[in-house]
Predicted 3D model of a 517-nucleotide part of an RNA (small-subunit ribosomal RNA, 5' domain) from an uncultured prokaryote. The RNAcentral record of the full RNA draws on ENA. Rfam family: Bacterial small subunit ribosomal RNA.
Context: one part of a larger RNA
RNA sequence: UUGACGCUGGCGGCAGGCCUACACAUGCAAGUCGAGCGAGAAAGCACUUCGGUGUGAGUACAGCGGCGGACGGGUGAGUAACGCGUAGGAAUCUACCUGGUAGUGGGGGACAACUUGGGGAAACUCAAGCUAAUACCGCAUACGCCCUAAGGGGGAAAGCGGGGGAUCUUCGGACCUCGCGCUAUCGGAUGAGCCUGCGUAGGAUUAGCUAGUUGGUGAGGUAAAGGCUCACCAAGGCGACGAUCCUUAGCUGGUCUGAGAGGAUGAUCAGCCACACUGGAACUGAGACACGGUCCAGACUCCUACGGGAGGCAGCAGUGGGGAAUAUUGCGCAAUGGGGGAAACCCUGACGCAGCCAUGCCGCGUGUGUGAAGAAGGCCCUAGGGUUGUAAAGCACUUUCAAUAGGGAGGAAAAGCUGUAGGUUAAUAGCCUGCAGCCCUGACGUUACCUAUAGAAGAAGCACCGGCUAACUCCGUGCCAGCAGCCGCGGUAAUACGGAGGGUGCAAGCGUUAAUC
Numbered sequence: 001u002u003g004a005c006g007c008u009g010g011c012g013g014c015a016g017g018c019c020u021a022c023a024c025a026u027g028c029a030a031g032u033c034g035a036g037c038g039a040g041a042a043a044g045c046a047c048u049u050c051g052g053u054g055u056g057a058g059u060a061c062a063g064c065g066g067c068g069g070a071c072g073g074g075u076g077a078g079u080a081a082c083g084c085g086u087a088g089g090a091a092u093c094u095a096c097c098u099g100g101u102a103g104u105g106g107g108g109g110a111c112a113a114c115u116u117g118g119g120g121a122a123a124c125u126c127a128a129g130c131u132a133a134u135a136c137c138g139c140a141u142a143c144g145c146c147c148u149a150a151g152g153g154g155g156a157a158a159g160c161g162g163g164g165g166a167u168c169u170u171c172g173g174a175c176c177u178c179g180c181g182c183u184a185u186c187g188g189a190u191g192a193g194c195c196u197g198c199g200u201a202g203g204a205u206u207a208g209c210u211a212g213u214u215g216g217u218g219a220g221g222u223a224a225a226g227g228c229u230c231a232c233c234a235a236g237g238c239g240a241c242g243a244u245c246c247u248u249a250g251c252u253g254g255u256c257u258g259a260g261a262g263g264a265u266g267a268u269c270a271g272c273c274a275c276a277c278u279g280g281a282a283c284u285g286a287g288a289c290a291c292g293g294u295c296c297a298g299a300c301u302c303c304u305a306c307g308g309g310a311g312g313c314a315g316c317a318g319u320g321g322g323g324a325a326u327a328u329u330g331c332g333c334a335a336u337g338g339g340g341g342a343a344a345c346c347c348u349g350a351c352g353c354a355g356c357c358a359u360g361c362c363g364c365g366u367g368u369g370u371g372a373a374g375a376a377g378g379c380c381c382u383a384g385g386g387u388u389g390u391a392a393a394g395c396a397c398u399u400u401c402a403a404u405a406g407g408g409a410g411g412a413a414a415a416g417c418u419g420u421a422g423g424u425u426a427a428u429a430g431c432c433u434g435c436a437g438c439c440c441u442g443a444c445g446u447u448a449c450c451u452a453u454a455g456a457a458g459a460a461g462c463a464c465c466g467g468c469u470a471a472c473u474c475c476g477u478g479c480c481a482g483c484a485g486c487c488g489c490g491g492u493a494a495u496a497c498g499g500a501g502g503g504u505g506c507a508a509g510c511g512u513u514a515a516u517c
Base pairs, nucleotide, nucleotide: 001514003513004512005511006510007509010364011363012362013361014360015359016357017356018322022320023319024318026317027316028315031067032066033065036064037063044055045054046053047052074275075274076273083200084199085198086197087196088195089194092192093191097188098187099186100185101184102183103182104181105139107137108136114129115128116127117126118125119124145154146153147152159180160179161178162177163176164175167174168173201247202246203245208238209237210236213235214234215233216232217231218230219229220228250272251271252270253269254265255264256263257262277298278297279296280295281294300311301310302309303308328354330353331352332351336350337348338347339346340345367397368396369395370394377388378387379386380385401458403453404452405451406450407449411444416438417437418436419435420434421433422432423431424430461506462505463504464503465502466487467486468485472501473500474499475498476497482489483488
């Protein structure tokens, strides 16, 4: 060190966890809006004259329409490149957001849903008829906008909701007002596209490469410069300062190491790029040539009534395979963030948490003091003793952590309701803002933390001891069995093999192996 293996293993905090782009069962990972639009159930419950009615409910499921599915999440296959890093540039676009300016008038015809009929095993699909809209299309108008030969020409929109004193009313509303929208245009912000200088692997056992190739004119195309594309013309362009070709590789901030210079590396986190079964293509859109969209081709898997269809985990879990090797088919939207919505709220395998793993770092514990009869046992012995060793026992204490019981923060602020002040307004409605009060929201969670209880009680291993290199004796073995990083040990007294006693070093780890400095 994203490590792996062997032996061993008490607790906690913080982090990390397919380095092997192979195939995938199953579930979930992108929806939301009824305050854009038309249509619109059922179960259940209540009543009943048993026909039904009310409620459920304008709810559910669908459909048209809007916004979002281009973010977030994954992976590193490809790429030696303006891909990345850095410093600049001009010929561009930018939904939502934000600041201005000007508008928001009047019409029309459709298509789903639905009904009817038909085809199909299914996926699905065809025909006829009906209908709404913030869907679609004309007309009117045009401050600014676009084109222009400077005369002129062209181009837009959509409504929805809350509230209301007069007036009108076909009793729907008109009208007024507020909020949200819509249209045109000028700025901003954000994001993106494009161009350039410099930097960014190895190989010369790769020396020549190039035909849209290099430049020009004109045209097309794009949001935009440009051989980007095309027609014509010229013959250029690159290269030992390494072109072309081959091999390898995502790049960076960083990370590791080192006194530094440097070397190695690009896990986690962050920025950029590329990819989404393989290859190709466009559509929609502000934005894609689109991981959970479309079409075509291919390989593979599945269904089939054999006519035809369906699929894409390099999202989160999980399975098989591969491998030395890498986790749960968990909980929750409580927080942060994102999408939709006026909001309530809904969705969110992003995220927050939990589970597993000594994978790493850090912290703590496995007791403390006393205790010589230097006990017993073990080992050694010159048989005197030495050593294990204050070690144990004994005595006196403590209770961290774990266990049991009780208490108990913070992560929560909002939203909502009530009151009040200000703004808007014709208005004391309504709406917005501020303040005060009330109420309520926690996955984690038996949380952190605190207190109490009992008892030394539940908690130590691994490697090494010939020299390098800290640490020595005995027995067994007898060039055997074996050891070994290098030198080398072993052939009968082995501090080097195996065991034991003792010792040394680290310690919930210790060794080995691999890689790098």